[in-house]
Predicted 3D model of a 350-nucleotide part of an RNA (small-subunit ribosomal RNA, central domain) from Bacteriovorax sp. B2T3-F. The prediction has a mean pLDDT of 88. Rfam family: Bacterial small subunit ribosomal RNA.
Context: one part of a larger RNA
RNA sequence: CUGGGCGUAAAGCGCGCGCAGGCGGAUUAUUAAGCCAGAUGUGAAAUCCCGGGGCUCAACCCCGGAACUGCGUCUGGAACUGGUAAUCUAGAGUUAUAGAGGGGAGAGCGGAAUUUCGCAUGUAGGGGUAAAAUCCGUAGAGAUGCGAAGGAACACCAGCGCCGAAGGGGGCUCUCUGGCUAUUAACUGACGCUGAGGCGCGAAAGCGUGGGUAGCAAACAGGAUUAGAUACCCUGGUAGUCCACGCCGUAAACGAUGAGUACUAGAUAUUGGAGCCUUUGACCGCUUCAGUGUCGCAGCUAACGCAUUAAGUACUCCGCCUGGGAAGUACGGUCGCAAGACUAAAACUC
Numbered sequence: 001c002u003g004g005g006c007g008u009a010a011a012g013c014g015c016g017c018g019c020a021g022g023c024g025g026a027u028u029a030u031u032a033a034g035c036c037a038g039a040u041g042u043g044a045a046a047u048c049c050c051g052g053g054g055c056u057c058a059a060c061c062c063c064g065g066a067a068c069u070g071c072g073u074c075u076g077g078a079a080c081u082g083g084u085a086a087u088c089u090a091g092a093g094u095u096a097u098a099g100a101g102g103g104g105a106g107a108g109c110g111g112a113a114u115u116u117c118g119c120a121u122g123u124a125g126g127g128g129u130a131a132a133a134u135c136c137g138u139a140g141a142g143a144u145g146c147g148a149a150g151g152a153a154c155a156c157c158a159g160c161g162c163c164g165a166a167g168g169g170g171g172c173u174c175u176c177u178g179g180c181u182a183u184u185a186a187c188u189g190a191c192g193c194u195g196a197g198g199c200g201c202g203a204a205a206g207c208g209u210g211g212g213u214a215g216c217a218a219a220c221a222g223g224a225u226u227a228g229a230u231a232c233c234c235u236g237g238u239a240g241u242c243c244a245c246g247c248c249g250u251a252a253a254c255g256a257u258g259a260g261u262a263c264u265a266g267a268u269a270u271u272g273g274a275g276c277c278u279u280u281g282a283c284c285g286c287u288u289c290a291g292u293g294u295c296g297c298a299g300c301u302a303a304c305g306c307a308u309u310a311a312g313u314a315c316u317c318c319g320c321c322u323g324g325g326a327a328g329u330a331c332g333g334u335c336g337c338a339a340g341a342c343u344a345a346a347a348c349u350c
Base pairs, nucleotide, nucleotide: 003322004321005320006319007304008303012318014201015200016199017198021194022193023192025088026087027086028085029084030083031082033081034080035077036076037075038074039073040072041071042070049065050064051063052062053061054060091191092188093187094186095185096183097182098181099180103177104176105175106174107173108172109171110154115149116148117147118146119145120144121143125136126135162169163168206247207246208245209244210243211242215241216240220236221235222234223233258317259316260315261314262313263312266295267294268293269292270291271290272289273288274287275286276285299306300305323350324349325348332343333342334341335340
């Protein structure tokens, strides 16, 4: 390389948008690039293969045949792929009518709690632990009551539930805004799928500038523990956690499972719709669409398990893997303020 693979053995990019490219619904006509058939030219010789012959045999050599699976030209075919023209509605989309939602951004508001401060009551403890001590307190603590300030997070509702492409999203109200679902009609008429590069989004930590800082808390200090204790436990405590703007671009970014389409027993639960039946009505029941779970047949799997939300059966496109270590490292390059990120070896060794 031909292959074989990617839930857990090596292997799905963290997620999206999308240029090029690859692939692409139904019908008719046409074309003849791909495709098929025939003819013809060429495909040097040698080599290979087959038949025969010559060196005593063989290697070797000679003669003949076949072959040289290729390419050019001409003629013909038209199923399929492609091109062109036209038509269609099952894919895709638009409009209309309903609907659910912690989807996103901004602004305002609320109550509980912690902390601090003020005033009051009140007196000797409080705190903390396995036990203690550091620590706070007679300059009146802790406790209790009232008041004030400020920051951060939103108990119950809450769910195996909802939304989002992923990261992720939860007090209330308002404004702006994205996506989704169902129904029945109307409309466009393949407008689709995937997507190397590219562009954007991307938890936490970290970085820059400015603000903020209640609680928590790396670092740090002290008290304990211990042989030691640069820890686990305790008392403190700064970055940080919060906000604005700008970087960083990584995670067990996980369903460790790329996206799309079609097909392939069911059962049950639940979320949001639509319809039917029934009823005084709400339910219940039945059918159906879209989601989210559990169980389970066929099938698959090394097993575990997956099983209409596939890891089944197929097709299209992309990404990735190819023994362990060295190593996701060195070097080089690109990006970054830095931290570092991305790309990515080899010697050597087993």